[in-house]
A computed fold for a 1518-nucleotide RNA from Coprococcus eutactus, annotated as small-subunit ribosomal RNA. It matches the Rfam family "Bacterial small subunit ribosomal RNA". Rfam links the family to the GO terms structural constituent of ribosome and ribosome. Model confidence (mean pLDDT): 83 of 100. NCBI's taxonomy places the organism under Bacteria, Bacillati, Clostridia, Lachnospiraceae, Coprococcus.
RNA sequence: UUUAAUGAGAGUUUGAUCCUGGCUCAGGAUGAACGCUGGCGGCGUGCUUAACACAUGCAAGUCGAACGAUUGAAGCUGGAGCUUGCUCCGGCCGAUUUAGUGGCGGACGGGUGAGUAACGCGUGGGUAACCUGCCUCAUACAGGGGGAUAGCAGUUGGAAACGACUGGUAAAACCGCAUAAGCGCACGGUGUCGCAUGACACAGUGUGAAAACACUCCGGUGGUAUGAGAUGGACCCGCGUCUGAUUAGCUAGUUGGUGAGGUAACGGCCCACCAAGGCGACGAUCAGUAGCCGGCCUGAGAGGGUGAACGGCCACAUUGGGACUGAGACACGGCCCAAACUCCUACGGGAGGCAGCAGUGGGGAAUAUUGCACAAUGGGGGAAACCCUGAUGCAGCGACGCCGCGUGAGUGAUGAAGUAUUUCGGUAUGUAAAGCUCUAUCAGCAGGGAAGAUAAUGACGGUACCUGACUAAGAAGCACCGGCUAAAUACGUGCCAGCAGCCGCGGUAAUACGUAUGGUGCAAGCGUUAUCCGGAUUUACUGGGUGUAAAGGGUGCGUAGGUGGCAAGGCAAGUCUGAAGUGAAAAUCCGGGGCUCAACCCCGGAACUGCUUUGGAAACUGUUUAGCUGGAGUACAGGAGAGGUAAGUGGAAUUCCUAGUGUAGCGGUGAAAUGCGUAGAUAUUAGGAGGAACACCAGUGGCGAAGGCGACUUACUGGACUGCUACUGACACUGAGGCACGAAAGCGUGGGGAGCAAACAGGAUUAGAUACCCUGGUAGUCCACGCCGUAAACGAUGAAUACUAGGUGUUGGGUUCCAAAGGGACUCGGUGCCGUCGCAAACGCAUUAAGUAUUCCACCUGGGGAGUACGUUCGCAAGAAUGAAACUCAAAGGAAUUGACGGGGACCCGCACAAGCGGUGGAGCAUGUGGUUUAAUUCGAAGCAACGCGAAAAACCUUACCAAGUCUUGACAUCCUGAUGACGGUUCCUUAACCGGAACUUUUCUUCGGAACAUCAGAGACAGGUGGUGCAUGGUUGUCGUCAGCUCGUGUCGUGAGAUGUUGGGUUAAGUCCCGCAACGAGCGCAACCCCUAUUUCCAGUAGCCAGCAGUAAGAUGGGCACUCUGGAGAGACUGCCGGGGAUAACCCGGAGGAAGGUGGGGAUGACGUCAAAUCAUCAUGCCCCUUAUGAUUUGGGCUACACACGUGCUACAAUGGCAGUUACAAAGAGAAGCAAACCUGUGAAGGCGAGCAAACCUCAAAAAGGCUGUCUCAGUUCGGAUUGUAGUCUGCAACUCGACUACAUGAAGCUGGAAUCGCUAGUAAUCGCAGAUCAGCAUGCUGCGGUGAAUACGUUCCCGGGUCUUGUACACACCGCCCGUCACACCAUGGGAGUCGGUAACGCCCGAAGUCAGUGACCCAACCGCAAGGAGGGAGCUGCCGAAGGCAGGAUCGAUAACUGGGGUGAAGUCGUAACAAGGUAGCCGUAUCGGAAGGUGCGGCUGGAUCACCUCCUUU
Repeated sequence: UUUAAUGAGAGUUUGAUCCUGGCUCAGGAUGAACGCUGGCGGCGUGCUUAACACAUGCAAGUCGAACGAUUGAAGCUGGAGCUUGCUCCGGCCGAUUUAGUGGCGGACGGGUGAGUAACGCGUGGGUAACCUGCCUCAUACAGGGGGAUAGCAGUUGGAAACGACUGGUAAAACCGCAUAAGCGCACGGUGUCGCAUGACACAGUGUGAAAACACUCCGGUGGUAUGAGAUGGACCCGCGUCUGAUUAGCUAGUUGGUGAGGUAACGGCCCACCAAGGCGACGAUCAGUAGCCGGCCUGAGAGGGUGAACGGCCACAUUGGGACUGAGACACGGCCCAAACUCCUACGGGAGGCAGCAGUGGGGAAUAUUGCACAAUGGGGGAAACCCUGAUGCAGCGACGCCGCGUGAGUGAUGAAGUAUUUCGGUAUGUAAAGCUCUAUCAGCAGGGAAGAUAAUGACGGUACCUGACUAAGAAGCACCGGCUAAAUACGUGCCAGCAGCCGCGGUAAUACGUAUGGUGCAAGCGUUAUCCGGAUUUACUGGGUGUAAAGGGUGCGUAGGUGGCAAGGCAAGUCUGAAGUGAAAAUCCGGGGCUCAACCCCGGAACUGCUUUGGAAACUGUUUAGCUGGAGUACAGGAGAGGUAAGUGGAAUUCCUAGUGUAGCGGUGAAAUGCGUAGAUAUUAGGAGGAACACCAGUGGCGAAGGCGACUUACUGGACUGCUACUGACACUGAGGCACGAAAGCGUGGGGAGCAAACAGGAUUAGAUACCCUGGUAGUCCACGCCGUAAACGAUGAAUACUAGGUGUUGGGUUCCAAAGGGACUCGGUGCCGUCGCAAACGCAUUAAGUAUUCCACCUGGGGAGUACGUUCGCAAGAAUGAAACUCAAAGGAAUUGACGGGGACCCGCACAAGCGGUGGAGCAUGUGGUUUAAUUCGAAGCAACGCGAAAAACCUUACCAAGUCUUGACAUCCUGAUGACGGUUCCUUAACCGGAACUUUUCUUCGGAACAUCAGAGACAGGUGGUGCAUGGUUGUCGUCAGCUCGUGUCGUGAGAUGUUGGGUUAAGUCCCGCAACGAGCGCAACCCCUAUUUCCAGUAGCCAGCAGUAAGAUGGGCACUCUGGAGAGACUGCCGGGGAUAACCCGGAGGAAGGUGGGGAUGACGUCAAAUCAUCAUGCCCCUUAUGAUUUGGGCUACACACGUGCUACAAUGGCAGUUACAAAGAGAAGCAAACCUGUGAAGGCGAGCAAACCUCAAAAAGGCUGUCUCAGUUCGGAUUGUAGUCUGCAACUCGACUACAUGAAGCUGGAAUCGCUAGUAAUCGCAGAUCAGCAUGCUGCGGUGAAUACGUUCCCGGGUCUUGUACACACCGCCCGUCACACCAUGGGAGUCGGUAACGCCCGAAGUCAGUGACCCAACCGCAAGGAGGGAGCUGCCGAAGGCAGGAUCGAUAACUGGGGUGAAGUCGUAACAAGGUAGCCGUAUCGGAAGGUGCGGCUGGAUCACCUCCUUU
């Protein structure tokens, strides 16, 4: 300095993380369609489907200045008639008209995309192998003749279309002749040139072919020949141009040659003959799909997709074939034939082709007017006027697209009304509206009015545009609002209705469904659907991977191919650079310009990254020439080795046979049994047979390409390594196809068979056991030969080369040093471990790379379906190799993290087990629950952690339930109005009762106005609900668990989740403490602080106490406070001291002292959290529900039922006892609607009277077990007391349902309890009584209190629970997890299938239209020759080759369909088992064989992608 200028991510696998990987979204686009909505204009655009069929009209004609003829206006003229200015009949001239002949044009313009994978298209070349009407230029010329024919006329056939015959006629129609500058052909010649064939120029000889006249303004236009140009075409070539190999071989005119023919021209283009070639893994052939391109869409680009409109090329014109004419066609609106279809018909025969413009039917989600005009731009004809032109220019319809404009602007707070919401206060809509003041873009009305036209001519069009007046009037919708993604609330609904692009939402508080309000986005549009690109680096050229995620071939040898060492020279193919041509226009980009802007249009430039030609350069690649030795190889000398093949030999062991000894068992297992054995087994001794395998050595040792190889000897043989010199001279690396090898199992043939052992049989186990275990046992395992060709064929890691820190083993060589049975240093090859850099998602790899680079090969692209189906190849078979799709899911997966779990491991604790004591489970009763019953048996609680629980008291009440009666602003709260002065109480009536009625009695304050209060009546706001939801909640509680844990800050490590701290060594009851440590600190927990208790001191001394003094019946009293006790305040216990152990620590053991010793005993105290744990019925509370009832009240009933089952207790079964008598010793409590002494009565429960006490005073109150004495004597008893009867007591309005107690009588079960199970470690268990709460009354329950008062703990293997560390995991709702397969049902797609139907493209044969060509041409014919005959020439006809459609036949291929059948997929709660994940309870998996309902089991070989324990080896550190 630069015209242009450039890469965005998100959601979703998990408890969380990183990665891999798919799915989905945000963007842009469209010839679009659909839904809702719709004011205007400009510019564009509009059958993508049926190349389906088409009514009707138009889309190609024109020329009279080529020709004969036809029509015939006006004019001139002749005649006739008469109504003297008209008619008629002629003639001349003749504008004009057209059927025909003729010329030019109908090959352009317009349409469509069926076919075509091709020189069709694109791009660049070639033609020395070509043509070209009209146009332009140049040269030369146009002389003289001839015969026909249409139209026309006549006759005639036919329904028509259309003809036939006869006669006559013109030309710029047709045909000879003359002329030939030049041209063509043939022949030979000279020169120049070229890429081969050849080309050009010149001269010569022979030979051949032309023409037309008409108009005229006399200039021309038109004609013929030749040459040149331009334009348009034809052919050939290089390169490029979709998918499939589950299409691998194709080809007979095929490939080439010679000759002839044909064409404008080359050519097997065609024919005859000859040869046997040609194409193909660089993808032929076949199949499918498709017009190609400029461009268009997208993208940062590279690319990907596409080929509407506009432009270029091609192909086609109902389908197929064919030629004619012509400059040009094998011809969209021409001809012939065949076929299908449609129409007309007189049935004989004819007509037609909208993929031109409109339009119709049909198809379809879907695409317009049967418009105007030739005014413009073009085209055809003509000399021209002009005619034609559905090309074109315009208009119409469609928001189909792009662009522009509008639907108003300013002001306006009471923040109106309405609506929505609300915590009821408000908030939002919202300056929005109304109101006031303005404006007029668009639309509407009126007036003017273009350019487009260069003289005339304007469809558009009274259009664009301008001006004026007028009214805010006529003009806003659509989608969305859980995240991605901008924007939320209410109501309705209640896994329903529905939504959804992905994740997902909806089961009664839905920001996700529907509606409303509000909001967000875009806007005359907005959404949805479809398709394409992007994002997707998710096919990776730019720009990916393959140890474990998908992915390295099982291994080697080697072909094609790809790649290739050092140095020099040549060439210039690749490469680089300059120049030229081309890369159409339009489009894109940039700069300008024109429509008011924009879209749109115009001008200029850039670009078009490509191809071709040419000049140069020579580093690199290539090629070539001659070299080099470092890669590679050969020769020589060595040592090592389970390398391979074959033959022979050996010992140990198992089994079997024979014989001996010997006797009753052996064998086997968790335990057994089957089995073997008195016919002598097992055991043991000796001898023999036979087969298979080779202990120790033996080793992360060796060898081999891999699979694999292990006794010894011999023979043959492959490879690697080391050393040293010599030689060759890049000979190398890799390697698609190909070839060879290739464990085990399996197959074939023949042997062999000891042991082992699929299948099979039996025995066990089990719910079953087609298994695991046991006893047997056949294929097989072994050998020979031949197949198979697969494995977790693994280092899950292709081969080769080079480079990149080290350390330490081991193995095979070599060199060297030393003090030499040895050791050290160096080096080459192999094989291990650790580790730096680097890499990696992490794990990990790390000179044996998964590092850094290069070369070549193989393979991958979400999971399932599926390594399946079909096809093909191989195989005797089993099967192997190759290898899909439909459909389905939003994941599948890798590594690592935290938990949880394990019939994993280590350590530790707990009345967890063990050791003990006593129970429960059996009986009767009490009580709670379930179940059943009922009008109701109200409700809740449900493993531990519901069940003597809520309930620390159900006769009424409680009470929530049921029946019946009653009330409706209510039993209860607040507010308003009115009335009364009461309300209430007493009595009476009524009622089942509440309710109701009557009588009597009866307020306070006062400033006298009234106020307060109460009741009644009324209206509505409201009350009320033990109605629902504990899964909407608060609060409270249980539980793990009084277990020792749970976390944080900062730092550090890790991409991250996370880790560290908190792990480790000790220790503790304890994450208690010590030590160590990338951690250092801290918090909640532990402990301590609190209360009771054990000892003691001090103070105090009543209602307590009494040692001493006095005193009594009596601490009754005086007195005292020493003691007990009570109330305060203190002390004391801290491992403080000693010894030992331990690490000189923490701490542990023992001891001393002490009332107490190692947290002294007990209590309160419950971390982070778990269980959607419990409770809406304690209470509170959101939402929902009821409102003359789900509220309130009353009576009665029920909660108390009773074939049964369970839990918790009481009492017992008796003598460690019962009963009777007698006699001691507590603590802690309670008491006024209360506790109640003493006394009296009663057998008793109690009753009467009533002292005392609001309590260290009085009372309850007697403690009981215990002691002593007596009796009972082992019985269903003097045990036990249920049940029942009678009579009572007490409480209470009331004991019937349904209370407690008493007395007498009755006297059931039960003689110590099956499986199972509970509590307890010391003042504990056991046992004994006492008190309290609740309470009118009613405990065997509960909560406390004291009395008497044990046994045992070796210990942690096991059961249960818990903690820490570690390990595995496919679990995370966390093992009550996850999950596999059969079967049954429903649906879906698909394979096979006797067949059936249809399509497509070929091959073979038959038939053979039209037609070209060839032959013939006896029939026919005007021009020329000839006097004529005839000839030349031509034609009809006939024949032949080819030949479309059609027919026949057998195959190929594709599709549809099919009884039946195979597997697959999907599906909230089906069946059977439990195969896998933990050692998954038999470790799993791979290959193979076999068996079984199924998962699967078993055999053989292999792998670790197996846990645990032990050993060996190696490594690291000191």